[in-house]
RNA sequence: AAGUUAUUAAGAAAGGUGGAGGGAAUAGACCCUGUGAAACCUUAGCAACCCUUUAUAUUUAAAGAAGGUGCUAAAUUCUAUCUCGAUUAUUCGAGAGAAGAUAACUC
Numbered sequence: 001a002a003g004u005u006a007u008u009a010a011g012a013a014a015g016g017u018g019g020a021g022g023g024a025a026u027a028g029a030c031c032c033u034g035u036g037a038a039a040c041c042u043u044a045g046c047a048a049c050c051c052u053u054u055a056u057a058u059u060u061a062a063a064g065a066a067g068g069u070g071c072u073a074a075a076u077u078c079u080a081u082c083u084c085g086a087u088u089a090u091u092c093g094a095g096a097g098a099a100g101a102u103a104a105c106u107c
């Protein structure tokens, strides 16, 4: 880097360094940011994918948090493609998909 599977409207922030951007990319909208962005570090926390224990009996349930990851503004901030419904100018709602993110596994 690629593939498979699962999840993706829940949850959880302070300090230090830093000094202008950031919310994945493109476009649009909207938003955060000198009352300090990104990035890095420390501490704390959230969650429970891997994991641990117990029961079940091979799949599921409950409990846990030492360790490996991840995460800690807003739904993955929203929309983009398709289908259906309403309205028929255009917009709104629902579902699916794509893309992205994370984990585990495979190559």
Base pairs, nucleotide, nucleotide: 002106003105004104005103006102007101008100013043014042015041016040017039021032022031023030026080027079028078029077044072045071046070049068050067051064052063053062054061055060076099081096082095083094084093085092086091
The RNA shown here (SAM riboswitch aptamer (S box leader)) has 107 nucleotides. The sequence was found by an Rfam model in a public genome assembly. Rfam family: SAM riboswitch aptamer (S box leader). Gene Ontology term of the family: regulation of gene expression.